[in-house]
């Protein structure tokens, strides 16, 4: 120096004037009897690493629920973290890269079905070309499974020796299966022995373990005009109101409890929280725990974060909370910073 | 904001994991004096991006786009 590979932290800064939401305060104005309420004014705070997909996992809430069974949905080596997961750490196996590192839905195919199209003789069981041996050259019978052809996949591979020609028919390595020592908490990893081992698909049904009620803040909970509704007491009426004078006519009726409730409201909600900062301190390889300090950090209900002018920089990308955490995925210009890994140089 | 469903030619719809098809349309020719039927021949396509698998519209995941339903009683 060049290439790459892993974590991390920011994601426009400053200054001015205008402009919006919400807390909190006023001895201001203005309405109400008040409680308040609007309006002003001070000061305070005001979007994200993903607020987003809604893909999992909780809190909250409300339905349901004696107990067991079928169905059915999710997950899948191992140890540990965590309130809980399908999350994350460590670790085995496996693939990939020269390396730092990085992927993996990674039980079970000798429980059962069940699929492998075309090719190919033959797709789970064989013999098309072929090799041998008999025979009468063909043809025919009989043996083989090493080579050739087909296919993603053809009877462990590969060398030797063995034969009529050939096989694990025998041996050595290698994989694979079982055993038995030994190691590790374990997944598994190491030698040793034996027999010679029948293909892939489970993100095809299925097995096996484990784990799971059900809906979701438009949940729920409270108040509550108007009209309907139910119960009480009263049956006045020769009254009382309207039909603008009067009479005939005609229409209508009190007073007091319930409980449900469109409309609208409040509350759930904005957080003393599984909270956030700490290059803290201790124990762990680590996720993370436990201790100490220090902080309170938007909150509407038609829904607030913007605008302009100046100035710098590297020229600002993806993108906007709506009941809240904890994770995962998916998009994003750019900049900064730490620690290894390769190759060239030089000392 | 919850909560569920759907993507296949221009359009409405099919396909058991094995060469993606039907009908209308469109495009060219025929026929006619023209046109309209009618004949004949042709183009068009699995929303995207992995993975599983010999092989993917299908099976799995992520992603986009559309649709559709939520106050409470009856």
């Nucleotide at each position: 120096c060049g290439a790459g590979c892993a974590g991390g932290c920011c994601g426009g800064g400053c200054a001015g004037c205008c402009g919006c939401g919400g807390a909190c305060g006023c001895a201001g104005c203005g309405c109400g009897a008040a409680a308040g309420c609007g309006c002003g004014c001070g000061c305070c705070c005001g979007a994200g690493g993903a607020a987003a997909g809604u893909c999992c996992g909780a809190g909250c809430u409300c339905c349901a629920c004696a107990g067991g069974g079928c169905g059915g949905a999710a997950u899948a080596a191992c140890g540990g973290c965590u309130a809980a997961c399908g999350g994350c750490c460590g670790c085995c196996g496996g693939g990939g890269g020269c390396g730092a590192c990085c992927c993996c839905a990674g039980g079970g195919a000798a429980a059962g079905u069940g699929c492998a199209a075309c090719a190919g003789a033959g797709a789970g069981a064989u013999a098309c070309c072929g090799c041998c041996g008999c025979u009468u050259u063909u043809u025919g019978c009989g043996g083989c499974a090493a080579g050739g052809g087909u296919g993603g996949a053809a009877a462990g591979g590969c060398g030797g020796g063995g034969u009529a020609a050939g096989a694990g028919c025998c041996c050595a390595c290698c994989a694979g299966c079982g055993c038995g020592c030994g190691g590790g908490a374990g997944a598994c990893c190491g030698c040793g022995c034996g027999g010679c081992u029948c293909u892939g698909c489970a993100a095809a049904c299925c097995c096996u373990a484990u784990u799971c009620g059900g809906a979701g803040c438009a949940a729920c909970a409270c108040c509550g005009c108007a009209g309907a509704g139910g119960g009480a007491c009263a049956u006045g009426a020769u009254g009382c109101g309207c039909c603008g004078g009067c009479c005939c006519g005609g229409c209508g009726c009190g007073u007091c409890c319930c409980g449900a409730g469109a409309a609208g409201g409040u509350g759930g909600c904005a957080c003393u929280g599984a909270g956030c900062c700490g290059c803290g301190a201790u124990g762990g390889c680590a996720a993370c725990a436990u201790c100490c300090g220090g902080c309170c950090a938007a909150g509407a209900u038609a829904g607030a974060u913007g605008g302009c002018u100046g100035u710098u920089c590297a020229a600002g990308a993806c993108a906007g909370a709506a009941c809240u955490c904890g994770g995962c995925u998916u998009a994003c210009a750019g900049a900064c910073c730490u620690g290894g890994u390769c190759g060239c140089a030089u000392a | 904001g919850c909560g569920g469903g759907u993507g296949u030619a221009g359009u409405u719809c099919a396909a058991u994991g094995g060469c993606a098809g039907a009908a209308c349309a469109c495009u060219a020719g025929c026929u006619u004096c023209c046109c309209a039927a009618g004949c004949u021949a042709g183009a068009u396509a699995c929303g995207u991006g992995g993975g599983u698998u010999c092989g993917a519209u299908u099976c799995c995941c992520a992603u986009c786009a559309c649709c559709c339903g939520c106050u409470c009683c009856a």